[in-house]
Context: one part of a larger RNA
Order: sequence, then C1' cells, then structure tokens
RNA sequence: CGUUGGAAACUUGAGGGGAGCUGCCCUAAGUACGAAAGGAACAGGGUGGACGGACCGCUGGUGUACCAGUUGUCCCAGCCAGGGGCACUGCUGGGUAGCUAUCGUCCGGAAGGGAUAAGCGCUGAAAGCAUCUAAGUGCGAAGCCCACCCCAAGAUGAGGUUUCCCGUCGGCUUAAAAACCGACGAAGGUCCCAGGUAGACUACCUGGUUGAUAGGCCGCAGGUGUAAAACCCGCGAGGGUUGUAGCCGAGCGGUACUAAUGUGACCGAUACG
Repeated sequence: CGUUGGAAACUUGAGGGGAGCUGCCCUAAGUACGAAAGGAACAGGGUGGACGGACCGCUGGUGUACCAGUUGUCCCAGCCAGGGGCACUGCUGGGUAGCUAUCGUCCGGAAGGGAUAAGCGCUGAAAGCAUCUAAGUGCGAAGCCCACCCCAAGAUGAGGUUUCCCGUCGGCUUAAAAACCGACGAAGGUCCCAGGUAGACUACCUGGUUGAUAGGCCGCAGGUGUAAAACCCGCGAGGGUUGUAGCCGAGCGGUACUAAUGUGACCGAUACG
C1' cells in the first nucleotide's frame, strides 16, 4: 500500500515445512517343522541405542555486581585493629536467579483409514480347454495420500465468526438534497513514559495513579558459614562467648516512599458503505 466504511478479538486452512530409524529380551515354544541335529512364524508384552522437541523439580556445569579464606604491594598523612585499590575475577573454597547437559528430566516416531508397487488371487473370454485381464473384481509395502507437530488469507481467489463506532456546523450547489471542500473528530490506535515472559534495531508482551511496571523499603526463600566490637582464656601464634551471627545480584510475596506528569499531542470512519 492492498484486501472497498473504520476498528478489536477469535478463527478456517488453499498451500508449505517438519517428523518417519532401529536393536535386544520375554511369552508364544523347545511348540509347528524335522529321523535326528536343530528349530521358526502369527500375535502380545518389556527394555534399550541413535535422532529430535521441550523443560530446570532432581543430578550437575556456569554464575567477572553474592559470601568466605588467603599472598604481595600501595593507600585510608602516626600505630594496632578494621577497611579500600591493583595483581587473569590476584589466587582459592562455595554459590541464588538466569542460561545450560546424553552429565539431568519428560515426551516423540505409533495406531488407524484410503489408493497403489512388485507379488498373490476371484470370475473370465478371445482360443468349447487353459489363463489374475482383454470387460469386471479382491488383497497387498518402512514407500504415496490422509492422520501427528509447526507456519499459513499478499490464498490479489486477499476467506469466516463475534463485538464495538459512525454526525454537527460552515462553505459550495440546488427548488430541496446528494456529491464535493473546510472545521471539530467516534470506536480504536500511535506518540511519550516505567519495564520484560520479548528482543541486535524494530517488532512482540505487561503497566502507566481507577496503578504493583521498575527501583526503594519490609518479610520470606536461598547463598555463604558464625561479622565488627566488647569480654574471657593463652607468653604467643591463636582459641572461646555474645551468635546458626554478619553480609547477601537477579527469586517469591507485600507496601505507592521514588519514577510511569498532564484536562497531553497526533492519527482515525462518518451510513446500508
């Protein structure tokens, strides 16, 4: 821009894409078959591999704004104590959220229907027989069409359903209108702003005071692992008590304290289309 009034929500599915794998074990059955040796199938059940999708409750990984330990050096214009910077995040031990793994978990291939291939048939002539074929007709594949998952009406053949909105003034014209022009401007949308389940940007989604959208604060979860200071014990390194302490990013909940200002701006149809 189109889809022939303008919107919002929910959809149909033309068409396209994806998937499509397979082992072993048990029952059947030591049966059928076979002199024996040996040894099936139909059918049913179980458990794996590889591949794929989703997820983070579990097991782990990561976690450079979390916690602790610790070395060297510089600093906090005296020292101790306590802190800060730098050294790959200085190094080391852990680790929330998120992200993530055949290093975790769950799920998938199926079943079923239709038309067939090779093949197997029925009926059956040409050709008194025979023949699955010539007329007719039945079965028959991991393959084909459907079925399963995803996209999908620019499918210009532009689909469907539901709901919402639609005039007044002025000008022009006229017998009066319609049409046309201008102003306001419906439903709805955009801008702008706080953000994230989204994301390169855009888009998408949530929220914008009739508000929990983000931050702060409070509580909880969770992580570190018992802070500083004081006191006690020890000559001292150090240990103990107060004290499952102190600190604490992203998680969960609450709370308008801060920021989402405004009577904000703009777009937007105008009647059987």
Molecule: large-subunit ribosomal RNA, domain VI
Organism: Candidatus Aquicultor sp.